[in-house]
Context: one part of a larger RNA
RNA sequence: CGUUGCAAGCUUGAGAGGAGUCAACCUUAGUACGAGAGGAUUGGGUUGGACAUACCCCUGGUGAUCCAGUUGCACUGCUAAGUGCACAGCUGGGUAGCUACGUAUGGCAGGGAUAACCGCUGAAAGCAUCUAAGCGGGAAGCCCCCCUCGAGAUUAGGCUUGCUGGUCGAAAGACGAAAGACCCCUGGUAGACCACCAGGUUGAUAGGCUGCAAGUGUACGGGCAGAAAUGCCUUGAGCUGAGCGGUACUAACGGUCGAAG
Numbered sequence: 001c002g003u004u005g006c007a008a009g010c011u012u013g014a015g016a017g018g019a020g021u022c023a024a025c026c027u028u029a030g031u032a033c034g035a036g037a038g039g040a041u042u043g044g045g046u047u048g049g050a051c052a053u054a055c056c057c058c059u060g061g062u063g064a065u066c067c068a069g070u071u072g073c074a075c076u077g078c079u080a081a082g083u084g085c086a087c088a089g090c091u092g093g094g095u096a097g098c099u100a101c102g103u104a105u106g107g108c109a110g111g112g113a114u115a116a117c118c119g120c121u122g123a124a125a126g127c128a129u130c131u132a133a134g135c136g137g138g139a140a141g142c143c144c145c146c147c148u149c150g151a152g153a154u155u156a157g158g159c160u161u162g163c164u165g166g167u168c169g170a171a172a173g174a175c176g177a178a179a180g181a182c183c184c185c186u187g188g189u190a191g192a193c194c195a196c197c198a199g200g201u202u203g204a205u206a207g208g209c210u211g212c213a214a215g216u217g218u219a220c221g222g223g224c225a226g227a228a229a230u231g232c233c234u235u236g237a238g239c240u241g242a243g244c245g246g247u248a249c250u251a252a253c254g255g256u257c258g259a260a261g
Stems, first nucleotide, its partner, number of pairs: 001152001005163007015149004021049007033038001051106005059100004066093005071086006110144003117137004166175003180257004184200005205251003208247005214240003221234005
């Protein structure tokens, strides 16, 4: 821009893509078959591999913005307490998130038309013949069925709901303006950008603060014991990124578009 008023929501499905897998074991059955050795077709059941999708409850990984321990040097005048550098100095743990080595699910079943092939009836050709007329069966393959996208499908579909006769003007038109939407702003369950989603004071969207969870593992200071190192008490303390709640303290300011009327 189109889809023939403007919008919001829900859809139909032309069409497109994906998936489709493999094996072992138990049983049928040591049966059919075979002199024996050996050893099924078929049907039923179980388990697994690889693959695919989703997720983070569990088990792990990561987690250079969290906690602790510790070595050397420098600095804060010194002690103590800390900060910086040394691969993140090294080491031990670890929330959220992201993940697999983790968890869950999937391939099923069924229908239709068929291939090779197997048939029924049946002439041409008194017989025969699956074929010439006619009618069946038949595959991991084809079309449905399953999953995803999908009306720019210009053949532009359908349904529900909302908005609606203002002002000026002779008219053309202009202005205001409805439902609604956007720019802009706060952000993330989203994300390369855009888009999408949650919000914008009639507000919990983000930050801050606060409570909890969770992590680390008993802070500083003080007291007591000890010659001291150190230990004990205050103390599951102190500190804490992303998690779950609460709370307007801070920031969501300010604008525009928009209908046959």
Large-subunit ribosomal RNA, domain VI from a metagenome, 261 nucleotides, folded computationally. The full RNA is in RNAcentral, with records from SILVA. Its mean pLDDT, the model's own confidence on a scale to 100, is 87. Rfam family: Bacterial large subunit ribosomal RNA. Rfam links the family to the GO terms ribosome and structural constituent of ribosome.